[in-house]
Annotation:
The prediction has a mean pLDDT of 76. Predicted 3D model of a 390-nucleotide RNA (Bacterial RNase P class A) from Persicimonas sp. Rfam family: Bacterial RNase P class A. The family's RNA type in Rfam is ribozyme. The source organism's lineage runs through Bacteria, Deltaproteobacteria, Bradymonadales, Bradymonadaceae and Persicimonas.
RNA sequence: CGGUCCUGCGAGGUGGUCGCCGGCUUAUGCCAAGGCAUGGGUCGGAGGAAAGUCCGGACAUCGCAGGGAAGGGUGGUCGGUAACGCCGACCGGGGGCAACCCCAGGGACAGUGCAACAGAAAGAUACCGCCGGGCGCUUCCAUCGCGAAGAGCCCGGUAAGGGUGCAAAGGUGAGGUAAGAGCUCACCGGGGCGGCGGUGACGUCGUCCGACUCUGCAAACCCCACCCGAUGCAAGGCGAACAGGAGUCGAGGGUCCUCACCGGCCCUCCCGGGCGACCCGCCCGGCCGACUCCAGGUAGCCGCUCGAGCCGUCGAGCAAUCGGCGGCCUAGAUGAAUGACCACUGCCGCGCAAGCGGAACAGGAUCCGGCUUAGCAGCAGGACCGAGGC
Numbered sequence: 001c002g003g004u005c006c007u008g009c010g011a012g013g014u015g016g017u018c019g020c021c022g023g024c025u026u027a028u029g030c031c032a033a034g035g036c037a038u039g040g041g042u043c044g045g046a047g048g049a050a051a052g053u054c055c056g057g058a059c060a061u062c063g064c065a066g067g068g069a070a071g072g073g074u075g076g077u078c079g080g081u082a083a084c085g086c087c088g089a090c091c092g093g094g095g096g097c098a099a100c101c102c103c104a105g106g107g108a109c110a111g112u113g114c115a116a117c118a119g120a121a122a123g124a125u126a127c128c129g130c131c132g133g134g135c136g137c138u139u140c141c142a143u144c145g146c147g148a149a150g151a152g153c154c155c156g157g158u159a160a161g162g163g164u165g166c167a168a169a170g171g172u173g174a175g176g177u178a179a180g181a182g183c184u185c186a187c188c189g190g191g192g193c194g195g196c197g198g199u200g201a202c203g204u205c206g207u208c209c210g211a212c213u214c215u216g217c218a219a220a221c222c223c224c225a226c227c228c229g230a231u232g233c234a235a236g237g238c239g240a241a242c243a244g245g246a247g248u249c250g251a252g253g254g255u256c257c258u259c260a261c262c263g264g265c266c267c268u269c270c271c272g273g274g275c276g277a278c279c280c281g282c283c284c285g286g287c288c289g290a291c292u293c294c295a296g297g298u299a300g301c302c303g304c305u306c307g308a309g310c311c312g313u314c315g316a317g318c319a320a321u322c323g324g325c326g327g328c329c330u331a332g333a334u335g336a337a338u339g340a341c342c343a344c345u346g347c348c349g350c351g352c353a354a355g356c357g358g359a360a361c362a363g364g365a366u367c368c369g370g371c372u373u374a375g376c377a378g379c380a381g382g383a384c385c386g387a388g389g390c
């Protein structure tokens, strides 16, 4: 310099004006006295994915003795974590010259099922080919035969070769055979047992095995091991007004109880109604309202944002992560705020210049940990391969 791989940062900046949401504070006004209304001041105000709502938890309500079944999920090993289907390291397999990347990566002698098309056959199969035997036919002959050769049919052997297919019965070579074949042998691969190393997945060494034929698919049913109660902040709780239900209530005086209120009893008086011709008397009520209580629950309020928190530093660990110390408080809306404009400036494109144009994906809604998806301009660090120079 060229070509790659991995990781991280980043999501324009500063200032001004006007406006919106929330906290604190202050002035004025109101009242039932701790709230409301209006104004001022000050502070804070979306993301790396706030998204998809896919997975895991916290929290809340309901349910629940224990076990099993059903249903759902996970699937190499060890570790991390509140937990996970996430993360780290390692093992095994695959790709790449390499850095590095990818893998739901338990079980296919428990059983069932599927393998399109092609192909003879997809689990045990003979289409062509090869080999042996039989039958008749044709041709050949100094030899006329129980001869030789050829094609055909039938019976049998054979998985070497051809062909089909993603996949065809461990691979290569030699021996062997009528032809062949783990039929036999050597090496490789595979399996059993044992030793050693490792927490483990597993690795390695030794030894034995050719009855070492028997494919692939389990994100097909299934088997095995492990995990999982249901519903989600519209969870859930408090709760005015209006309407509903229940109860009490005329005024004055006395007395009992009491600290007092409340309440009980008695007397007098007022009003209305009923009985009654009227008075006395007796009985009922004192009402179109007010107050108290009840259940449900509208408005509203709480839940609501201090949390498995963030930053710095030190330590443990290969790492994920964990621990110590110090510092910090960083949205909380509810028809739902976070915006608009201006100035200067950084980046990119065009242009000689002045200048003009462009800048993504997308926005909280109980909170947190992940995964996945979307995504502009760029920047930084590390690693590998190739070529050249010193």
Stems, first nucleotide, its partner, number of pairs: 001386009012345007020045012047361001051372002054370005059232004071228005076090005091105001092103004106223002111221002113217003127162002129158007137150004141145001170188006189212001190209008236302003244294006250269007270286006309328008347358004

It is recorded under the gene name rnpB. The sequence is in RNAcentral, with records from ENA.